[in-house]
RNA sequence: GAUAGAGGCGCGGUGUUCAUCAGUACCCUUCGGCAAGGCCAGGCAGCCGCCGGAUGGGAAAGGGACCACCGCCGAAGAGAGGAGGGGGCCUGACCCUUUUUCUCUGGUCCCUGCGAAAAGAUCGUCGGGAUUGUCACAAUUCUUUGUGGAGCGCUAUC
Numbered sequence: 001g002a003u004a005g006a007g008g009c010g011c012g013g014u015g016u017u018c019a020u021c022a023g024u025a026c027c028c029u030u031c032g033g034c035a036a037g038g039c040c041a042g043g044c045a046g047c048c049g050c051c052g053g054a055u056g057g058g059a060a061a062g063g064g065a066c067c068a069c070c071g072c073c074g075a076a077g078a079g080a081g082g083a084g085g086g087g088g089c090c091u092g093a094c095c096c097u098u099u100u101u102c103u104c105u106g107g108u109c110c111c112u113g114c115g116a117a118a119a120g121a122u123c124g125u126c127g128g129g130a131u132u133g134u135c136a137c138a139a140u141u142c143u144u145u146g147u148g149g150a151g152c153g154c155u156a157u158c
């Protein structure tokens, strides 16, 4: 360097169902009030009357849980930056998305804080703890214990 492989509540993706979102947004009818505004900011263009109450009808996206399937074992994730596309056009912001560069993290679980989120769901993360695989070193009753390291690792073959 090439090929193969291991870790386990292992990783990612897709789909069904279910709950949540929510009796919310929105729509019909009706009652009352208001007359300048609303659609991210400025400009252009375009569109719409606005607010509240009652009755009736009543979602979806995003985010999840379970299960199944598919692809995998830097699997993948996070942070910062660059480039492209979409949200009517220009500038800015924001959101979604694709791609790329650098840095960090061995995996999982739990706790505190913080952040994302509609959310006591769920996810991300600083710190702390536990556990697990692996390697090095040391001890040992000889198969366990302790300390330390990091996936740029480890095992096998060539």
Stems, first nucleotide, its partner, number of pairs: 001158005008073001010072006017065002026057002029054006037048003040092005076105012106132006113125004134149006

Lysine riboswitch aptamer from a sheep gut metagenome, 158 nucleotides, folded computationally.